Record summary
A computed fold for a 72-nucleotide RNA from a Nanobdellota archaeon, annotated as transfer RNA. The prediction has a mean pLDDT of 83.

[in-house]
RNA sequence: GCCUCUGUGGCUCAGCGGUAGAGCACGACAUUGGUAAUGUCGGGGUCCCGGGUUCAAUUCCCGGCAGAGGCU
Numbered sequence: 001g002c003c004u005c006u007g008u009g010g011c012u013c014a015g016c017g018g019u020a021g022a023g024c025a026c027g028a029c030a031u032u033g034g035u036a037a038u039g040u041c042g043g044g045g046u047c048c049c050g051g052g053u054u055c056a057a058u059u060c061c062c063g064g065c066a067g068a069g070g071c072u
Base pairs, nucleotide, nucleotide: 001071002070003069004068005067006066007065010024011023012022013021018055026042027041028040029039030038048064049063050062051061052060
């Protein structure tokens, strides 16, 4: 230098153009003599950045940035 993949709550990851989700973590409550476990509820996201297409973009296209792998 070139190619491929990845970028979404604190962490690990889903999400075939139409309301952003799960598990774990965190908080409250229930349960217990008390803790753990379990159950219920709740808070928390500028969907990496900029532009384009579209009535509508986390999703499609282009560029950039960061990370991983490969080629030279």
Notes:
Its Rfam family is "tRNA". It is annotated as a transfer RNA. Lineage of the source: Archaea > Nanobdellati > Nanobdellota.